[in-house]
RNA sequence: GGACCCGUAGUUCAAUGGAUAGAAUAGCGGUCUCCGAAGCCGUUGAUACAGGUUCGACUCCUGUCGGGUCCACCA
Numbered sequence: 001g002g003a004c005c006c007g008u009a010g011u012u013c014a015a016u017g018g019a020u021a022g023a024a025u026a027g028c029g030g031u032c033u034c035c036g037a038a039g040c041c042g043u044u045g046a047u048a049c050a051g052g053u054u055c056g057a058c059u060c061c062u063g064u065c066g067g068g069u070c071c072a073c074c075a
Base pairs, nucleotide, nucleotide: 001071002070003069004068005067006066007065010025011024012023013022018055027043028042029041030040031039048064049063050062051061052060
């Protein structure tokens, strides 16, 4: 330099182009307990960035950024 894949909550993962982007876990509060843990109830929190297409975009297209795999080049 070329090709391909990936980027969603603190973490691990969902989400045919269509209802308010969900779950687990973690955090916080409550309950329980002599006190904790576990359990139960409640709650906070996310689409890498910028454009485009569309009535409607996490999803499709373009560019940028970041990560990974392979190939090529140099040594």
RNAcentral holds the sequence, with entries from ENA. A computed fold for a 75-nucleotide RNA from Haloferula rosea, annotated as transfer RNA. Its Rfam family is "tRNA". By type it is a transfer RNA. Its family is annotated with triplet codon-amino acid adaptor activity in the Gene Ontology.